About this RNA
A computed fold for a 472-nucleotide part of an RNA from an uncultured bacterium, annotated as small-subunit ribosomal RNA, 5' domain. Its mean pLDDT, the model's own confidence on a scale to 100, is 87.
[in-house]
Context: one part of a larger RNA
RNA sequence: GGAUGAACGCUGGCGGCGUGCCUUAGGCAUGCAAGUUGAACGAAUCGUAAGAUUAGUGGCGGACGGUCGAGUAACGCGUGGGAAUCUACCUCAAAGUGUAGGAUAGCCAGCCGAAAGGUUGGAUAAUACUGCAUGUGAUCGCAAGAUUAAAGAUUUAUCGCUUUGAGAUGAGCCUGCGUAGGAUUAGCUAGUUGGUGGGGUAAAGGCCUACCAAGGCUACGAUCCUUAGCUGGUCUGAGAGGAUGACCAGCCGGAAUGGGACUGAGACACGGCCCAUACAUCUACGGAUGGCAGCAACCGGGAAUCUUGGACAAUGGGCGAAAGCCUGAUCCAGCGACGCCGCGUGGAGGAUUGAAGGCCCUCGGGUUGUAAACUCCUUUUGGGUGGGAAGAUUAUGACGGUACCACCAGAAUAAGCACCUGCUAACUACGUGCCAGAAGCCUCGGUAAUACGUAGGGUGCAAGCGUUAUCC
Numbered sequence: 001g002g003a004u005g006a007a008c009g010c011u012g013g014c015g016g017c018g019u020g021c022c023u024u025a026g027g028c029a030u031g032c033a034a035g036u037u038g039a040a041c042g043a044a045u046c047g048u049a050a051g052a053u054u055a056g057u058g059g060c061g062g063a064c065g066g067u068c069g070a071g072u073a074a075c076g077c078g079u080g081g082g083a084a085u086c087u088a089c090c091u092c093a094a095a096g097u098g099u100a101g102g103a104u105a106g107c108c109a110g111c112c113g114a115a116a117g118g119u120u121g122g123a124u125a126a127u128a129c130u131g132c133a134u135g136u137g138a139u140c141g142c143a144a145g146a147u148u149a150a151a152g153a154u155u156u157a158u159c160g161c162u163u164u165g166a167g168a169u170g171a172g173c174c175u176g177c178g179u180a181g182g183a184u185u186a187g188c189u190a191g192u193u194g195g196u197g198g199g200g201u202a203a204a205g206g207c208c209u210a211c212c213a214a215g216g217c218u219a220c221g222a223u224c225c226u227u228a229g230c231u232g233g234u235c236u237g238a239g240a241g242g243a244u245g246a247c248c249a250g251c252c253g254g255a256a257u258g259g260g261a262c263u264g265a266g267a268c269a270c271g272g273c274c275c276a277u278a279c280a281u282c283u284a285c286g287g288a289u290g291g292c293a294g295c296a297a298c299c300g301g302g303a304a305u306c307u308u309g310g311a312c313a314a315u316g317g318g319c320g321a322a323a324g325c326c327u328g329a330u331c332c333a334g335c336g337a338c339g340c341c342g343c344g345u346g347g348a349g350g351a352u353u354g355a356a357g358g359c360c361c362u363c364g365g366g367u368u369g370u371a372a373a374c375u376c377c378u379u380u381u382g383g384g385u386g387g388g389a390a391g392a393u394u395a396u397g398a399c400g401g402u403a404c405c406a407c408c409a410g411a412a413u414a415a416g417c418a419c420c421u422g423c424u425a426a427c428u429a430c431g432u433g434c435c436a437g438a439a440g441c442c443u444c445g446g447u448a449a450u451a452c453g454u455a456g457g458g459u460g461c462a463a464g465c466g467u468u469a470u471c472c
Base pairs, nucleotide, nucleotide: 001472002471003470004469006468007467008466009465010464013343014342015341016340017339018338019336020335021301026299027298030296031295032294035060036059037058040057041056043054044053045052046051067254068253069252076179077178078177079176080175081174082173085171086170090167091166092165093164094163095162096161097160098132099131100130101129107122108121109120110119111118112117137148138147139146140145152159153158154157180226181225182224187217188216189215192214193213194212195211196210197209198208199207229251230250231249232248233244234243235242236241256277257276258275259274260273279290280289281288282287307333309332310331311330315329316327317326318325319324346377347376348375349374357368358367359366360365383408384407385406386405387404391399416461417460418459419458420457422441423440427456428455429454430453431452437444438443
C1' cells in the first nucleotide's frame, strides 16, 4: 500500500447493487416451512337436482428444495481412467391388458382411558391384496424343459397398467496421481494378508462365515497424537509464491446424543418409525408428548451480525387430465454507512471602507479572506401537485402509485473526521512544569514544549474519517 462476513470512537444527506451469528453443532415460547389427487375407491354431510365439501382406503411426492460444517487427513475431495452394477418419472421400439376370489379401513353398535389413544363384534369398496390362464419376451439350463405378468378410469378419445429391449438422467463400486503439522510418536496388524468352499449384495471384494497357509504395512514415515470439511475460487504479489475457503457454484458429511432397521426406484430418511440416554412439557401419577444446524422470533454467549413483513405476479419444484392447490424454494419489501459505486450539501460576480468578530503582533500591521455581506443565476437531492410503466402470452403484478416523466416554490433540507517534531503533507499563542499527559519507532514533558491540553491557522481524506484485529 492492498484486503476484510469485521468491531470500536466521533460524525452522518440521498440513491443503486451487494452483504449481514465468524462465538454455544447451546437451549428454544409462538406462527408458518410438503403436500396433492373425487378423472383409483366406498361412504358421510349439504342440496329438489346438477353438484359441492369432508375424514378414511389407494396412488404419486415427503431421498428434491432449504440449513449447518460437528465429524472426517479419508478414494472424503480434485483430476484422469476402469468393470462386476442399479435407475421412479421421461423418450423410442415390440408384445399384451383374459378370468376368478377372500379380506380390511372409513361406517354402525358396545367397551376401556384424564388424555394420547386402544379394544370387541357387524356390514362394505377399489388402480389395495390373492389365485388360475396365456408367454411376444425375460430368467435358469448343453439340451429337453421349468419358472415368471397385468387395472382400470373418465368418456369416445385419451390417460393408465404388465413384460422386454434401447436411450437419457441420476446413483453405487474399483483405481493411478495430488491433497496439513508433529519422530520430544518407530514399530503397527488376527479377519490381520492371501487361498478354497459357502453365504450375502443391484454389483467386484474378508463384505460375512468355515477351513488352510503365514502373511500384509513401515524411514519414499506405517502406527499414534494434534489440527481441518474438500474444490472452482478469493485476497495479495510484476511473477514465482504466500494466505485463505464468508457470499455464489460443485462434491462430501450431519440432523438433540448413540444404535437399528422398515417402506421404497432411491434413505438406513432434518420437519418418518423403533430402542436407549440426557433435557424439556402435560398428567387424574396409571401414562403421554417433543427435537428450529428450515423462515422469522426469543433467551444465553459475545467486541459483534437483521423483520415473529408481503406475494405465489415471475422463475423453479410436488401432485393433478385440467381448473387448480401447496411451496419462509424463490421473487420482493424492512433494518444496519457493513462494503462497492454514483450524486449532493450550490454557481458566477463581489476589496482605494480587504467590514465586524476571532487569532497573532516588533502596535506599523499581518491573517482568517472573495471568505462573508451584497448583486445576478440555477434547482441535482429533499418537499408539494399531476401523470405513470416494462417485468405478462388471452388472462393473472407481491414489488407499487415503485421506477420514470412533467410542473411548482425556494439557496432553500444536507460536513465531518484525523493529523500538523522527524519518518510524513501541514505552526503559532496561551496553559501546564518529568505533573497532567502523548507515543507506530526514535522519543516528548523537570518555566519560553511547533511532540501534553486549549485556541487560531494549516494539511489530508470526505459521508465518511480515524483506531484495533487478521492476511499478503

Notes: The full RNA is in RNAcentral, with records from Greengenes.